[in-house]
This is a predicted structure of a 125-nucleotide RNA (Guanidine-I riboswitch aptamer) from Skermanella aerolata.
RNA sequence: AUCCUCAGCAGCUAGGGUUCCGGCUGGACAGGUUUGACACACCCGUCCGGUGUUACUGGUCCGAGAGCAGCGACCCGUUCGGUAAACAGCGAACGGGCACACGGCGGGACAAAAGCCCGGGAGGU
Numbered sequence: 001a002u003c004c005u006c007a008g009c010a011g012c013u014a015g016g017g018u019u020c021c022g023g024c025u026g027g028a029c030a031g032g033u034u035u036g037a038c039a040c041a042c043c044c045g046u047c048c049g050g051u052g053u054u055a056c057u058g059g060u061c062c063g064a065g066a067g068c069a070g071c072g073a074c075c076c077g078u079u080c081g082g083u084a085a086a087c088a089g090c091g092a093a094c095g096g097g098c099a100c101a102c103g104g105c106g107g108g109a110c111a112a113a114a115g116c117c118c119g120g121g122a123g124g125u
Stems, first nucleotide, its partner, number of pairs: 006072001008071002011068002015062002020059002022056001023051007031043003074097008100120001102123001106118003
């Protein structure tokens, strides 16, 4: 300096926030308990808010190139099939290979955030 070498799919997790569900909490209203009757208080239901800081453990949701395990693709070898025969090519089965990987700031999406995306980037060795 050049060439080749998936940066595949889906699942789980680390992690993440707050749309939705639930929890907690404030207010309003209906009902019930209580009362001689009201009020207060308590129970329960509906609606409108707040809460995701060790100040919601949760369900849904997002989720890793450098996490886990799996499937496929690709490469190598052997055998088999199609052929008059052989090679090549195609298909199938079996076995093997599939390595290495430190990493910002900042920005982006969805409701929002993140080890998601920019990004095996910038940079470093």